[in-house]
Formats: sequence, C1' cells, structure tokens
RNA sequence: GUGUCCAUAGCUCAAUGGCAGAGCGCCAGGUUGUGGCCCUGGAAGCGUGAGUUCAAUUCUCACUGGAUACC
Repeated sequence: GUGUCCAUAGCUCAAUGGCAGAGCGCCAGGUUGUGGCCCUGGAAGCGUGAGUUCAAUUCUCACUGGAUACC
C1' cells in the first nucleotide's frame, strides 16, 4: 500500500429495518451477630459524520481506532 473482519453497559457478548437485552460486575434495601450465598429494586451503552427509509444498532459512503492476510 491492497483485501477482509471488528467497534453495543465497567467487562464478555446478543439483537440481520419496527420498544436496545443477557451474564458477570456496581449501587440501595431485605436476610445474617459480621461477611458471603440468596431475594427485591435501581443506575449505566449503539465509535464519529453524512446518506437511503415512514422508521437505522441493523443497509450505503467517508473518517477514526483495532485485528488479520498478502506485498
């Protein structure tokens, strides 16, 4: 330099055009002599910009960052 893939919660990952979810973690309460386990509730996210569409995490383009193959 060229091709391909990836970017969603603090972490690991779902959601293949129609309300953004799970596990672990975090916070509060309950339980306990304390802690853990367990129970209830809560906070927190679609990399940036543009386009298509009634509607975009999803499709298209560019950019940014990362991974990989070849040179």